Predicted 3D model of a 689-nucleotide part of an RNA (large-subunit ribosomal RNA, domain II) from a marine metagenome. It matches the Rfam family "Bacterial large subunit ribosomal RNA". The prediction has a mean pLDDT of 82.

Context: one part of a larger RNA
């Protein structure tokens, strides 16, 4: 892992509550116990309990009573009145209370054959080295001291096996091994190592101290018990069909992943209302706008005050391209500004139509109280986030189907069932791939289409405006572009062209005291401007459609792929006609639910209408298993149950009835009853493979 078996809402209560059925009813009912009995049942038993009257703390009074001085007011009651017992079911309470699961707490015991310390008694340490004290001899001293040589054999001394340890590396890591192997390493006469026996015990021991060790277990051992500890937590919770169908919000919470109440679901009973649309009547201070208030803020005008400068002994005065209050003009800004002010929304009344498991009340039973994305209006953030927090609507959640290549939420659309029928939605119609290589008009040349900004550009289509033009425009070409003059100043120089000032006059068809290049300065080359040549449009600006550049990212790509445009697209824009396209709608057949009408054999039939996606969850109806009771009549060795079966039939499902094989002794049906009553999931348990 697979298969088989086992495996989870149960039982008790003279507890509560609601619903259903039954009995009796202003009453209902017995408990312990007793009589009888094989037992069950039956019969006694009225103690007690609930109800029939309340009010008060109580005495107590009583349709009233309490408070109170009160014949007042007020509170709770009465006048509308049904209860009670049993059984069943839903839910709650107390109990282990649906099942499995802690870490832990406490008690009584068992452990020091591992390991820590200690006690007793034994054992072990190859070999080599160093050479302390003391002692002796000699030297030496007044005597000591001291020195030299020898002797001697000290040491938590030295090197290094056994022995003990475990510092480094490699291997091993489902190991040869639940701590090892290999090669190096440390101690090795010591606080050394070790055998045997003994001793200390769980909030206790022992510890050269690491919370170490106390039998592969230690921040409190192990075993059994309290014990089914507790678990606001996780997991699991077993047959079928039918109807409805949520929530992820508010307030409070030692509360935040849990609860209480409300909201939202379902169900029973009762009630008649609800919602949409239109009209009418309301209140409002949002969007917008505005500046009348409160504030902010720009320029100007005007003008207090201040600063600078001038003047000045002081006081005064003058001036100002400085700062600036108030007032005025112009133009602005505001969630906590408003002289104004919508659309919606909300409240109420009336009316038509539509809808009506819609609305309201009471009772039973819940679940939910982690939400998410998208659009819109806001706050936070950075006018970031698949971010966060509100409001409002939709969808997912709990929704399948078609489209968006794929894709909970986007677009279309809500799946009762069947089938090889039809029409459509979104979206599509060249091929993959169902349907137009459809029709009309225009655009794009970028494969734009098939990601992107500021910004940039004689891309190209459309529109508008201004001025020029056969008295010849625009572009090109030919020619001119002059004189006073090198204007004056400045300067080494300044001659159109470093800079400053001025910018005139003349000749002209026209020509700047010069728009640019150039020179040291001149020179030189162009330009403006003019003529000629040529011959018809040309210049500038603005608005707008579609394109171009801008365009560099980390594993593999922005049409889903093939592929698509040069007069006419399979791209884009506008218009049209067809078609395809879904579980939508229609048609055909069928099932069920609710409701209305009619009929009656009162639980059925006929007809009409509406409905049947669904998680948590509520309600309803059934199938099957084991056992029991009842049933005179059921099956069975001519083969029961069980098991096997690519076998037939019935039912909407759970399932049921047969056939065949096996098996070898019991088993069904009907009506009721009682449950150890249904398995795929619990890292479930046991067994097999």
């Nucleotide at each position: 892992g697979c298969c088989a078996g086992c495996g989870a809402g149960u039982u008790g209560c003279u507890c509560g509550u609601a619903u259903g059925u039954c009995g009796c009813a202003a009453g209902g009912u017995u408990a312990a116990g007793g009589u009888c009995u094989u037992a069950a049942a039956a019969c006694c038993g009225g103690a007690g309990c609930c109800g029939u009257a309340g009010c008060g703390a109580a005495a107590g009074c009583a349709a009233g009573u309490c408070u109170g001085a009160a014949u007042a007011g007020g509170g709770c009651g009465a006048u509308u009145a049904a209860g009670u017992g049993a059984c069943a079911u839903g839910c709650g309470g107390c109990a282990g209370a649906c099942c499995c699961g802690a870490a832990g707490c406490c008690g009584a015991g068992u452990g020091a054959u591992c390991u820590a310390g200690c006690c007793a008694u034994g054992g072990c340490c190859a070999g080599g080295u160093u050479g302390a004290a003391g002692c002796g001899a000699c030297a030496g001293u007044a005597a000591c001291a001291u020195g030299u040589c020898g002797u001697g054999g000290a040491g938590g001394a030295c090197c290094g096996a056994a022995c003990c340890c475990a510092c480094c590396a490699g291997g091993g890591u489902u190991g040869a091994a639940a701590a090892c192997c290999u090669g190096g390493g440390g101690g090795a006469u010591g606080a050394g190592c070790u055998g045997u026996g003994g001793u200390u015990a769980g909030g206790g021991g022992u510890g050269a101290a690491a919370g170490g060790c106390c039998a592969a277990u230690c921040a409190a051992a192990c075993u059994c018990g309290g014990c089914g500890a507790u678990a606001u937590c996780u997991g699991g919770u077993u047959c079928u069909c039918c109807c409805c169908g949520a929530a992820a919000u508010g307030c409070c919470u030692u509360u935040a992943g849990g609860g209480g109440c409300a909201g939202c679901g379902u169900u029973a009973c009762g009630g008649u209302a609800g919602u949409a649309u239109c009209u009418u009547g309301g209140g409002g201070g949002u969007a917008g706008a505005g500046c009348a208030c409160u504030g902010g803020a720009u320029g100007g005008a005007c003008u207090a005050g201040g600063g600078g400068c001038c003047c000045u002994a002081c006081a005064a005065g003058g001036u100002u391209a400085c700062c600036a209050a108030a007032c005025c003009c112009a133009a602005c800004c505001a969630a906590a500004c408003u002289c104004c002010g919508a659309a919606u929304a909300c409240c109420a009344a009336g009316a038509u139509u539509a809808u009506g498991a819609u609305c309201c009340g009471u009772g039973g039973c819940a679940g939910u109280g982690a939400g998410g994305c998208c659009g819109u209006g806001g706050g936070g953030g950075a006018u970031a986030a698949g971010c966060u927090u509100c409001a409002u609507g939709g969808c997912c959640g709990a929704a399948a189907g078609g489209g968006a290549a794929a894709c909970a939420a986007c677009c279309c659309a809500g799946a009762c069932c069947a089938a090889c029928a039809g029409c459509u939605a979104a979206g599509g119609u060249c091929c993959c791939c169902a349907a137009a290589u459809c029709c009309g008009g225009g655009u794009u040349a970028a494969g734009u289409g098939a990601c992107a900004a500021a910004g940039g550009a004689u891309g190209u289509g459309g529109g508008a405006u201004u001025g020029c033009u056969u008295a010849a425009a625009c572009a090109g070409c030919u020619a001119g572009g002059a004189g006073g003059u090198u204007g004056g100043c400045u300067u080494a120089g300044a001659g159109g062209c470093a800079g400053c000032c001025a910018u005139c006059c003349u000749u002209u068809a026209a020509a700047g005291a010069a728009a640019g290049c150039g020179u040291a300065a001149c020179a030189g080359c162009u330009c403006a401007c003019u003529a000629g040549u040529c011959a018809a449009g040309g210049a500038a600006u603005c608005c707008u459609g579609c394109g171009c550049c801008g365009a560099u990212a980390a594993u593999c790509u922005c049409c889903g792929g093939g592929a698509c445009u040069g007069a006419u697209a399979a791209a884009c824009c506008c218009g049209g006609u067809a078609c395809c396209g879904a579980a939508g709608c229609u048609a055909u057949g069928g099932u069920c639910u609710u409701u209305c009408c009619g009929a009656u054999u009162u639980a059925u039939c006929g007809g009409g209408a509406a409905g049947a996606g669904g998680u948590a969850g509520g309600g309803g109806a059934g199938c099957g298993u084991u056992c029991c009771a009842u049933u005179a009549a059921c099956c069975u060795g001519u083969g029961a149950a069980g098991c096997c079966u690519u076998u037939g039939c019935c039912g909407g499902a759970a399932g049921g009835c047969g056939g065949g094989g096996u098996g070898g002794a019991g088993g069904a049906g009907a009506u009721g009853g009682a449950a150890g009553u249904g398995a795929g999931u619990a890292u479930g348990c046991u067994g097999g493979c």